[in-house]
RNA sequence: CAGGUCGGCUGGACGGUCGCGGCUUUGUGCUUAGGCACUUAGUCGAGGAAAGUCCGCACUCCGCAGAGCACAGCACCGGGGAAAGCCCGGGGUGAGGUAACUUACCGGAUAGGGCCACAGAAACAGACAGCUGCCGCAAGGCGGUCAUGGUGCAAAGGCGGUGUAAGAGACCACCGGCGCCUGCAGUAAUGGAGGCGGCCAGGUAACCCCCACUGGGAGCAAGGCCAAGCAGGGACGAGACGCUGCUCGCGUCAUUUGAGUUCCGGGUAGGCUGCAUAGAGAGAUGACCGUCCAGGUGGAGCGUCGGGAAGGAACUCUUCGGAGCGUAAACCGACCUUUCUUCAUCGGACAAAAUGCGGCUUAUAGGCCGGCCUGAGGC
RNA sequence: GGGCGCGUAGCUCAGCUGGUUAGAGCGCACGGUUCACAUCCGUGAGGUCGAGGGUUCGAGUCCCCCCGCGCCCACCA
Numbered sequence: 001c002a003g004g005u006c007g008g009c010u011g012g013a014c015g016g017u018c019g020c021g022g023c024u025u026u027g028u029g030c031u032u033a034g035g036c037a038c039u040u041a042g043u044c045g046a047g048g049a050a051a052g053u054c055c056g057c058a059c060u061c062c063g064c065a066g067a068g069c070a071c072a073g074c075a076c077c078g079g080g081g082a083a084a085g086c087c088c089g090g091g092g093u094g095a096g097g098u099a100a101c102u103u104a105c106c107g108g109a110u111a112g113g114g115c116c117a118c119a120g121a122a123a124c125a126g127a128c129a130g131c132u133g134c135c136g137c138a139a140g141g142c143g144g145u146c147a148u149g150g151u152g153c154a155a156a157g158g159c160g161g162u163g164u165a166a167g168a169g170a171c172c173a174c175c176g177g178c179g180c181c182u183g184c185a186g187u188a189a190u191g192g193a194g195g196c197g198g199c200c201a202g203g204u205a206a207c208c209c210c211c212a213c214u215g216g217g218a219g220c221a222a223g224g225c226c227a228a229g230c231a232g233g234g235a236c237g238a239g240a241c242g243c244u245g246c247u248c249g250c251g252u253c254a255u256u257u258g259a260g261u262u263c264c265g266g267g268u269a270g271g272c273u274g275c276a277u278a279g280a281g282a283g284a285u286g287a288c289c290g291u292c293c294a295g296g297u298g299g300a301g302c303g304u305c306g307g308g309a310a311g312g313a314a315c316u317c318u319u320c321g322g323a324g325c326g327u328a329a330a331c332c333g334a335c336c337u338u339u340c341u342u343c344a345u346c347g348g349a350c351a352a353a354a355u356g357c358g359g360c361u362u363a364u365a366g367g368c369c370g371g372c373c374u375g376a377g378g379c
Numbered sequence: 380g381g382g383c384g385c386g387u388a389g390c391u392c393a394g395c396u397g398g399u400u401a402g403a404g405c406g407c408a409c410g411g412u413u414c415a416c417a418u419c420c421g422u423g424a425g426g427u428c429g430a431g432g433g434u435u436c437g438a439g440u441c442c443c444c445c446c447g448c449g450c451c452c453a454c455c456a
Base pairs, nucleotide, nucleotide: 001375002374003373004372005371006370007369008368009367010366012292013291014290015289016288017287018286020045021044022043023042024041027038028037029036030035047350051361052360054359055358056357057356058355059219060218061217062216066248067247068246069245071215072214073213076090077089078088079087080086091106092105093104094103095102096101107210108209112208113207114204115203116202128149129148130145131144132143133142134141135140157175158174160172161171162170176200177199178197179196180195181194182193184191185190223273224272225271226270233264234263235262236260239253240252241251242250266455267454268453293348295346296345297344298343299342300341301340303335304334305333306332307331315324316323317322380452381451382450383449384448385447386446389405390404391403392402398436407423408422409421410420411419429445431443432442433441
């Protein structure tokens, strides 16, 4: 210098004019006396995601919400955190990359069930071909065998030997895996070492399930206070409602003069609060101009490259002849790859609160800073 | 704002416990039937299963995340 990778930050600034919303305020008008309309001034007025509503919590109500089941969620280890499908660090396995690094997954398949299409003999226990024993003249039959072939995503750990009728962890050596034991490192997950055991009969738990842990439901249109108005009028109806799905328990109301608001129908479409140093109601934070700040494109200059006269000036040295400065410059031509200057032009993404907060995910033009890696060159 | 549901052919819908190549009706095209049209009969085309990623041997189906569309809700008695 180029390319890459990871982390963090930013995501326009200032001024003017006009405009919008909240609060306070000046004045005027109206008023049913609460305020309302216009107006003056001051002040405050979106984001890193305000978004999706995917998790968690605060807050509020449901009966202070009990027990069991069902259902749902979560799932390597340690720490943080109110909690979380959260964050940080670490571990294992797989994948990508030369590397820095990135990315997916993570209890159990020896509790049990299900499934594994097609192909294949067989998908977890069975013999199609092959090999081989016996019977048989033969065709073939009865057996043994996964060493070989074929099928398939997946077929008895691999390879060599012993062995055998042929074979096979049946047995042996080595290698691989698994389990148990011992001691070492680590808080742990785990790592690596030694020994023992032929233990070697698959996969799937983003299928059911089992183990451990967690979860009551609904949501600010929750909920509270006030005002106005209508018809508790009709249907259904013996149980209804409340933890919703089931059982039990408990509470309230009711049991035909009738609960319940399940349905139809009726009324209101108002105010305050919840509600916040923006705030709310179908919802304000914008537009234009100027100057800049980054940035893109194009031109010119500096510049870079190629050519380049004379011995004129200054300076240095001098043997006073000259030499250096010096192709350096002016000047001419070419080029905008990089840095700088200047001019013209374009021009700032994603998107906008609605009870609040902590996260996650998704969208995001451009710019800045730092760590690391690879390649090339120079000292 | 909050809660829920659905995207499969031009339209309306099926698709079981994931299994080879996703079906049905209407519509469309062509052929036949008819003097002609309709009806009827036969044949055929037409699909990124809304998009992307993952699990799996294999995804319309299971998981995650986006996109689009639709439905419900206030208060009083």
Notes
This is a predicted complex of two RNAs, RNase P RNA and transfer RNA, with 456 nucleotides together. Rfam match: Bacterial RNase P class A.